[in-house]
Transfer RNA from Sutterella megalosphaeroides, 77 nucleotides, folded computationally.
The source organism's lineage runs through Bacteria, Pseudomonadati, Betaproteobacteria, Burkholderiales and Sutterella.
Model confidence (mean pLDDT): 80 of 100.
Rfam family: tRNA. By type it is a transfer RNA. Rfam describes the family as follows. Transfer RNA (tRNA) molecules are approximately 80 nucleotides in length. Gene Ontology term of the family: triplet codon-amino acid adaptor activity.
The RNAcentral record of the sequence draws on ENA.
RNA sequence: GGGCCUGUAGCCAAGUCGGUUAAGGCAACGGACUCAUAAUCCGUCGAUCCUGGGUUCAAGUCCCAGCGGGCCCACCA
Numbered sequence: 001g002g003g004c005c006u007g008u009a010g011c012c013a014a015g016u017c018g019g020u021u022a023a024g025g026c027a028a029c030g031g032a033c034u035c036a037u038a039a040u041c042c043g044u045c046g047a048u049c050c051u052g053g054g055u056u057c058a059a060g061u062c063c064c065a066g067c068g069g070g071c072c073c074a075c076c077a
Base pairs, nucleotide, nucleotide: 001073002072003071004070005069006068007067010026011025012024019057028044029043030042031041032040050066051065052064053063054062
C1' cells in the first nucleotide's frame, strides 16, 4: 500500500425486510437474610448505537468519508 471483517452501557452482548419504548447477562447502588462477610432473594439506575455527512416520512440497520481494533496479502529493510 491492497482486500475482508468489526465498533451498541464500566464489561460481554441481542437487535429480523429500515418502522412501537434499543433485549438479556455481569458489574454498580439500595434493601432483606446473617454476629459479620459471601452466597441467595427483592428492588433501582445506566445508551446521542465510534465520529461527521447523505438517502428516507422514518436509520443501530442502507450509502459515503474519517477514526479505532482484528485477520490475510504485498512491499521495504